Notes:
The part of an RNA shown here (small-subunit ribosomal RNA, 5' domain) has 501 nucleotides and comes from an uncultured bacterium. The full RNA is in RNAcentral, with records from ENA and SILVA.
Context: one part of a larger RNA
RNA sequence: GAUGAACGCUGGCGGCGCGCCUAACACAUGCAAGUCGAACGGACGAUGCCCCUUCGGGGACAAAGUCAGUGGCGGACGGGUGAGUAACGCGUGAGUAACCUGCCCUUAUGAGUGGAAUAACGUCCGGAAACAGACGCUAAUACCGCAUAACGCAGCGAUACGGCAUCGUAUUGCUGCCAAAGAUUUAUCGCAUAAGGAUGGACUCGCGUCCCAUUAGAUAGUUGGCGGGGUAACGGCCCACCAAGUCGGCGAUGGGUAGCCGGACUGAGAGGUUGACCGGUCACAUUGGAACUGAGAGACGGUCCAGACUCCUACGGGAGGCAGCAGUGGGGAAUAUUGGGCAAUGGGCGAAAGCCUGACCCAGCGACGCCGCGUGAGCGAAGAAGGUCUUCGGAUUGUAAAGCUCUGUUGAUAGGGACGAUAAUGACGGUACCUAUCGAGGAAGCCACGGCUAACUACGUGCCAGCAGCCGCGGUAAUACGUAGGUGGCAAGCGUUAUCC
Numbered sequence: 001g002a003u004g005a006a007c008g009c010u011g012g013c014g015g016c017g018c019g020c021c022u023a024a025c026a027c028a029u030g031c032a033a034g035u036c037g038a039a040c041g042g043a044c045g046a047u048g049c050c051c052c053u054u055c056g057g058g059g060a061c062a063a064a065g066u067c068a069g070u071g072g073c074g075g076a077c078g079g080g081u082g083a084g085u086a087a088c089g090c091g092u093g094a095g096u097a098a099c100c101u102g103c104c105c106u107u108a109u110g111a112g113u114g115g116a117a118u119a120a121c122g123u124c125c126g127g128a129a130a131c132a133g134a135c136g137c138u139a140a141u142a143c144c145g146c147a148u149a150a151c152g153c154a155g156c157g158a159u160a161c162g163g164c165a166u167c168g169u170a171u172u173g174c175u176g177c178c179a180a181a182g183a184u185u186u187a188u189c190g191c192a193u194a195a196g197g198a199u200g201g202a203c204u205c206g207c208g209u210c211c212c213a214u215u216a217g218a219u220a221g222u223u224g225g226c227g228g229g230g231u232a233a234c235g236g237c238c239c240a241c242c243a244a245g246u247c248g249g250c251g252a253u254g255g256g257u258a259g260c261c262g263g264a265c266u267g268a269g270a271g272g273u274u275g276a277c278c279g280g281u282c283a284c285a286u287u288g289g290a291a292c293u294g295a296g297a298g299a300c301g302g303u304c305c306a307g308a309c310u311c312c313u314a315c316g317g318g319a320g321g322c323a324g325c326a327g328u329g330g331g332g333a334a335u336a337u338u339g340g341g342c343a344a345u346g347g348g349c350g351a352a353a354g355c356c357u358g359a360c361c362c363a364g365c366g367a368c369g370c371c372g373c374g375u376g377a378g379c380g381a382a383g384a385a386g387g388u389c390u391u392c393g394g395a396u397u398g399u400a401a402a403g404c405u406c407u408g409u410u411g412a413u414a415g416g417g418a419c420g421a422u423a424a425u426g427a428c429g430g431u432a433c434c435u436a437u438c439g440a441g442g443a444a445g446c447c448a449c450g451g452c453u454a455a456c457u458a459c460g461u462g463c464c465a466g467c468a469g470c471c472g473c474g475g476u477a478a479u480a481c482g483u484a485g486g487u488g489g490c491a492a493g494c495g496u497u498a499u500c501c
Stems, first nucleotide, its partner, number of pairs: 001500003005497005012373006018366002020331001025329003029326003034073003039070002042067003047062002050059003080284003089209008099201002104197007112146004121136004126131001152177011182189002210256003217247003222244004227239003259281004263274004286307005309320004337363001339362003345359001346357004376406004386397004410442001411438006420428001445490005450471003456485005466473002
């Protein structure tokens, strides 16, 4: 000098930030991912109109709107945490002639014709519940055929050019194979195939990336090959067979510790330390394992299995996962509200209106940090009183107070009142800010004073009580302990402790 700090004493205001570093301990409660009726069949249905009526009501049609279900898109983003990881995890620079990419953009072409189901619903029925079961009916942008078919895919060829070994690109010949869906307010929005772009991702490689040699040998899918399987794709990634290799003192293997980086702190720099907030990236989601769906997951608020734990139960069986935002218990020296709003920015869905959004924007709490402001200003000597010291003369507190004259930062009260929102829409917020009135009023402490180190006397105590960062003080005159007066330093803070330079 610095800190995500804590502790002691003290504490007026504002702005901007920051706030579980410990138990990746366990969690009550609420919320945090939905949306689309302009994909679909239904149920309910304000209201309108018509018919019947025993005047209670019933029926038909139209219909805003609401809803569970089928279907689509999104739940792979956003948000959290740092347990694991010493690794192509990260950083940086290359490569992919070994790859994928929903939504978006551009271009080209197409969208013909059929079919069978199923939820909802109805009937029956099991169960305490969670949740099932049987039969029957029905729709679609759900599902399945057929057609069409290339600049697509696969196979066999040809030519040219190029390269990086396998090869790549362009043109071309033959054979085989593969698609589609409609909606509507008639503006459009969708659907299928192919090519390109953009974005996002995957893989490979060079270099860099902590400590221990009181860890010296490690390794059998191990190292390589051939052939297969698998993958978007290369590859012992996996498998059969063959060979016996591969790594290591330039530190293998083992053990310990740790997410990495942009950065941050410090320092003249070199360097050292560090990785809170913000940004990038990786990993994880009660522990371990697995796949499904999908453009994308081995998926925090999806599924299945196993373990531990908690809860419900009619004992047969079920339910759950805050390292999302608040909040609770616990641990701890220690870290906040079960707040407001979608007004802004952004995200999902939707043609849109809009809905959802604890992302986000705000407010609350905390001197936790940084910055700014205030606690008054000028004049004022009888150098008042009081306190302290005293050589008793006085000295000092001290222009300090009182007193006089002012000011209004701040504060209080009242009035006006935003920007953020080019039309509407403002949580913040009657906030910031402006104006008027009032009136010095409501606002100073903490530490130190032997030397280092700025600042000294008196009393008490008497190696006691105590102090202390180091040297060291205290045993009867202690500037070193305690108190008082005075002084010095910093100041809404001041000291102490811890850690880094």